The part of an RNA shown here (large-subunit ribosomal RNA, domain V) has 588 nucleotides and comes from Selaginella moellendorffii.
[in-house]
Context: one part of a larger RNA
RNA sequence: CCCUCGGCUAGACGGUAAGACCCCGUGCACCUUUACUAUAGCUUCGGACUGGCACCAUGGUUCGACUGCCGAGCAUAGGUGGGGUUGGGGGGCGAGUGCGGGGCGACCCGUGCCAUCCCUCCCCGCUCGUGAAAUACCACUCCAGCGUGACCCGUGUGCCUCACUCCCCGUGCGAUCGGGGCGGACCCUUCCUGGUUGGUAGUUUCUCUGGGGCGGAUACCCCCCAAAGAGUAGCGGGGGCGCGCACAAGGCGGGCUGGACCGAAUCCGGGCUGGGGUUGGUGCCGCGCACGGGUAUACGCCUGCCUGACUGUGAGACCGACCCGUCGAACAGAGACGAAAGUCGGCCCGAGUGAUCCGGGAGCCCGGUGUGGAAUGGCUCCCGCUCGACGGAUCACAGGUACGCCGGGGAUAACAGGCUGAUGAGUCCCCAGAGAUCAUAUCGACGGAUUCGCUUGGCACCUCGAUGUCGACUCAUCGCUACCUGGGGCUGGAGCUGGCCCCAAGGGUUCGGUUGUUCGCCGAUUCAUGCGGCACGUGAGUUGGGUUUAGAACGUCGUGAGACAGUUCGGUUUCUAUCUACCGCGGG
Numbered sequence: 001c002c003c004u005c006g007g008c009u010a011g012a013c014g015g016u017a018a019g020a021c022c023c024c025g026u027g028c029a030c031c032u033u034u035a036c037u038a039u040a041g042c043u044u045c046g047g048a049c050u051g052g053c054a055c056c057a058u059g060g061u062u063c064g065a066c067u068g069c070c071g072a073g074c075a076u077a078g079g080u081g082g083g084g085u086u087g088g089g090g091g092g093c094g095a096g097u098g099c100g101g102g103g104c105g106a107c108c109c110g111u112g113c114c115a116u117c118c119c120u121c122c123c124c125g126c127u128c129g130u131g132a133a134a135u136a137c138c139a140c141u142c143c144a145g146c147g148u149g150a151c152c153c154g155u156g157u158g159c160c161u162c163a164c165u166c167c168c169c170g171u172g173c174g175a176u177c178g179g180g181g182c183g184g185a186c187c188c189u190u191c192c193u194g195g196u197u198g199g200u201a202g203u204u205u206c207u208c209u210g211g212g213g214c215g216g217a218u219a220c221c222c223c224c225c226a227a228a229g230a231g232u233a234g235c236g237g238g239g240g241c242g243c244g245c246a247c248a249a250g251g252c253g254g255g256c257u258g259g260a261c262c263g264a265a266u267c268c269g270g271g272c273u274g275g276g277g278u279u280g281g282u283g284c285c286g287c288g289c290a291c292g293g294g295u296a297u298a299c300g301c302c303u304g305c306c307u308g309a310c311u312g313u314g315a316g317a318c319c320g321a322c323c324c325g326u327c328g329a330a331c332a333g334a335g336a337c338g339a340a341a342g343u344c345g346g347c348c349c350g351a352g353u354g355a356u357c358c359g360g361g362a363g364c365c366c367g368g369u370g371u372g373g374a375a376u377g378g379c380u381c382c383c384g385c386u387c388g389a390c391g392g393a394u395c396a397c398a399g400g401u402a403c404g405c406c407g408g409g410g411a412u413a414a415c416a417g418g419c420u421g422a423u424g425a426g427u428c429c430c431c432a433g434a435g436a437u438c439a440u441a442u443c444g445a446c447g448g449a450u451u452c453g454c455u456u457g458g459c460a461c462c463u464c465g466a467u468g469u470c471g472a473c474u475c476a477u478c479g480c481u482a483c484c485u486g487g488g489g490c491u492g493g494a495g496c497u498g499g500c501c502c503c504a505a506g507g508g509u510u511c512g513g514u515u516g517u518u519c520g521c522c523g524a525u526u527c528a529u530g531c532g533g534c535a536c537g538u539g540a541g542u543u544g545g546g547u548u549u550a551g552a553a554c555g556u557c558g559u560g561a562g563a564c565a566g567u568u569c570g571g572u573u574u575c576u577a578u579c580u581a582c583c584g585c586g587g588g
Base pairs, nucleotide, nucleotide: 001588002587003586005584006583007582010580011579012578014575015574022409023408024407025406027405028404029401030400031399032398035203036202037201038200039199041196042195043194046191047190048189051160052159053158054157055156057155058154059153060151061150062149063147064146066145068142075135078141079140080139081138082137087122088121089120090119091118092117096113097112098111099110100109101108102107164183166181167180168179169178170177207217208216215235220240221239222238223237224236242390243288244347245346250306251305252304253303254302255301256300260282261281262280263279264278266276267275268274286295287294289352291350292349293348310333311332312331313330316327317326318325322391335344336343337342358384359383360382361381362380363379364378366377367376416463417461418459419458420457422456424452425451426450427449428448429447433443434442470545471543472542473541475537477533478532479531480530483508484507485506486503487502488501489500490499491498510524511523512522513521514520551569552568553567554566555564556563557562
């Protein structure tokens, strides 16, 4: 060096199981409830099965005749509408005419109706007046009351027997038939309507997020970040908005310029950096509300008249994925103001907001299912959303899961590692001070510079088709910032015993009580009872007390299912070693 064999498990992020923790999925399942929506069940009005009578007690409908009083006003005006110029009674004259009888016939007699005209009597109304409303007449209608009225359309109470339910007797093998009885138009059943209803069912329960949850946020406006065009992210910093305004805060015409500061010339005062007025400038004041820009020729302030805070359009641009959004000369119509030129399609500008569907109002009068209409639709204008999760999934929606399941993720947390080193530990610098005196024997403020990678963190880089997690046991190995043992220096070192510092890692560094504990506290020893690294060394070495499944309980929280770095009792710890490493006996 090669090769067996026997061992041992430190490594092969060893084997096993597409991680059960965590997050994600517009995944699933169960469970809960004052989530949403249904529904069994229960209940309820009414209808059916379902008939008779009485009281007509009571309600309704209908009919009839009435009825209606503040005050003013002729006076007892219910309301609304229509509504117009002679209307009625008595008497007389009497044209005409109906009926009955007579006559051959003209006609006559009797008895009625009645136009016109005359006489006479009576009642109004409109107009006037009063009043909120005006009367006559007609029609419709309202409120309350009235009626031996009508209808039986109901309700109520009582009674009945025939449906219906139940029981008994007789005949008969029996189907059943006959008779009797308790109840009774109730109950039962059914249809419909409303209520209730986790008993049952189907579902929902958003997203962003330096893991998730809790918290916060979600649209729009302004400034900074933003790197001198535009644009530009973050759970970056600082603030606003969900309006307001009509004897305007809008349009036009006219007029005016606060406070402060600066400059100039001038006047006053004995003087000064003083005061007065004139003039020029700045524009910080003002401009409804945040900020920014703008603004004196004013966009500010005052005033006179008004409504352009128009209708129909819109060349052309800005912005921009789209949908949106923004500016706009000019033309037509009808206007406002102004002497005119001209200005005016809201406001100094940039926030003050919501697509589509559906529904409603106004207009156009476009379609209109055989035709005429209508219903309904269309077009133009307007209205109804904290649809604020603000490009708005539905008209409508909360939770639990440790009984959980599936698909995924190291795109994302808990362990460990890594990076970082705020936090932590250590060293050094400075020297104010303490140390009687004296900064540095010893201690050292305020500060500064560093080292380490042990604490708590930050980040989320390997690992979620698995890197087993605290402590104990066993077995180690390394570092030195040295607990003991060794050598030295300083001392505020007499000695003894110390304090601080330098060198040094060879060896050593205990046994108990309590607790799952690491740690800590305590007891007794010891030369000393060191601090750390090693996946907080070590579970294919052990344990399993703790944590961290399923059972159960307490306290607390929750309506509840359930939950709790709260507690409590209980709770399966798998692997026969292929390779490397190591130990041992051999062979070549």
It matches the Rfam family "Bacterial large subunit ribosomal RNA". A reference for the family is Yusupov et al. (2001), "Crystal structure of the ribosome at 5.5 A resolution", Science. NCBI's taxonomy places the organism under Eukaryota, Viridiplantae, Lycopodiopsida, Selaginellaceae, Selaginella.